[in-house]
Annotation:
Model confidence (mean pLDDT): 80 of 100. The RNA shown here (transfer RNA) has 74 nucleotides and comes from Candidatus Adiutrix sp. The source organism's lineage runs through Bacteria, Pseudomonadati, Candidatus Adiutricales, Candidatus Adiutricaceae and Candidatus Adiutrix. Its Rfam family is "tRNA". Rfam links the family to the GO term triplet codon-amino acid adaptor activity. It is annotated as a transfer RNA.
RNA sequence: GCGCCGCUAGCUCAAUUAGGCAGAGCAAAUGACUCUUAAUCAUUAGGUUCACAGUUCGAUUCUGUGGCGGCGCA
Numbered sequence: 001g002c003g004c005c006g007c008u009a010g011c012u013c014a015a016u017u018a019g020g021c022a023g024a025g026c027a028a029a030u031g032a033c034u035c036u037u038a039a040u041c042a043u044u045a046g047g048u049u050c051a052c053a054g055u056u057c058g059a060u061u062c063u064g065u066g067g068c069g070g071c072g073c074a
Base pairs, nucleotide, nucleotide: 001073002072003071004070005069006068007067010026011025012024013023020057028044029043030042031041032040050066051065052064053063054062
């Protein structure tokens, strides 16, 4: 330099197939239980979906450019 893959909650990952209300587990907070803690149960909060632009009534999803990470080739 070229090709491919990935980037979504604090962490690990879904949702992309076929554009249509952004989710799960763990972690956190609160409450119940307990002499207390842990465990367990219930509830709650937490997001500029890497950035910018384009298409569209509508974009995490499609298109373009850039950034970061990984793999391969040279």